The prediction has a mean pLDDT of 81. This is a predicted structure of an 80-nucleotide RNA (c-di-GMP-I-GGC riboswitch aptamer) from an Anaerolineales bacterium. The sequence was found by an Rfam model in a public genome assembly.
RNA sequence: ACUGAAAAAGGCAAACCUACCGUGAGGUGGGGGCGCAAAGUCAUGGAUCUGUUUUUUCGCAGACCGCCAGACUGCUGAAG
Numbered sequence: 001a002c003u004g005a006a007a008a009a010g011g012c013a014a015a016c017c018u019a020c021c022g023u024g025a026g027g028u029g030g031g032g033g034c035g036c037a038a039a040g041u042c043a044u045g046g047a048u049c050u051g052u053u054u055u056u057u058c059g060c061a062g063a064c065c066g067c068c069a070g071a072c073u074g075c076u077g078a079a080g
Base pairs, nucleotide, nucleotide: 002080011036012035016031017030018029019028020027021026034066040072041071042070044069045068046067048063049062050061051060052059
């Protein structure tokens, strides 16, 4: 440096319910807890989804990082 078993402290929070915002994908607050060692941050590449245009594709404008990569940061630390 890589990998990351078990435990502790603490953290996050899927589905679903609810209020508000948004044409929508979705977002925020509250409840909830399936799970998570990056389920922290960034839409940079891909995927997916929405709106618009279009016969369709392309394009344009968006959403999503708890889909896969990438970048940056990061608690504990057995064996190897």